Transfer RNA from Cladonia rangiferina, 72 nucleotides, folded computationally.
The coordinates come from a structure-prediction model, not an experiment, and the mean pLDDT is 82.
Its Rfam family is "tRNA". From the family's description: Transfer RNA (tRNA) molecules are approximately 80 nucleotides in length.

[in-house]
RNA sequence: AAGGGAUUAGCUCAAUGGUAGAGCAAUCGUUUUACACACGAAAGGUUAGGUGUUCAAAUCACCUAUCCCUUA
Repeated sequence: AAGGGAUUAGCUCAAUGGUAGAGCAAUCGUUUUACACACGAAAGGUUAGGUGUUCAAAUCACCUAUCCCUUA
């Protein structure tokens, strides 16, 4: 320098263009003398940032940022 990939909850990851979810963690409750386990509840998201396309975008297009891989 060129090409490709990744970015979503605190962490690990899902999600055919049509209500953004799961597990774990943390919080609260039940249980226990207490802790742990188990069970239950609730909470937690400007989907990396921006612009555009669309009735509708995590998803499509472009630009930017960070990281990884390949080639030179």